c-di-GMP-I riboswitch aptamer from a soil metagenome, 73 nucleotides, folded computationally. It matches the Rfam family "c-di-GMP-I riboswitch aptamer". Rfam's curators write: GEMM was predicted in a large-scale screen for bacterial structured RNA regulatory elements. Model confidence (mean pLDDT): 86 of 100.
[in-house]
RNA sequence: GCAAACCGUCCGUGAGGGCGGGACGCAAAGCCACGGACCUCCCGUACGGAAACGAGAGGACGCCGGGUUACCA
Repeated sequence: GCAAACCGUCCGUGAGGGCGGGACGCAAAGCCACGGACCUCCCGUACGGAAACGAGAGGACGCCGGGUUACCA
């Protein structure tokens, strides 16, 4: 310096996000969805439901890898 969970409020079908409070933690817990994993919505495999698989569109960088920028000493 940032800010988890939780609480309030707003947005979203949802995952989740904004703002305020609040600190679990973090030497990149700054930024990027590029790769893997994960989550959501929708379609199909398929007569119905669940799970699984496939495709599409989203989420998440505080899961890991990668790229990039950076304070003090």
Of the family's consensus pairs, 95% are formed in the model.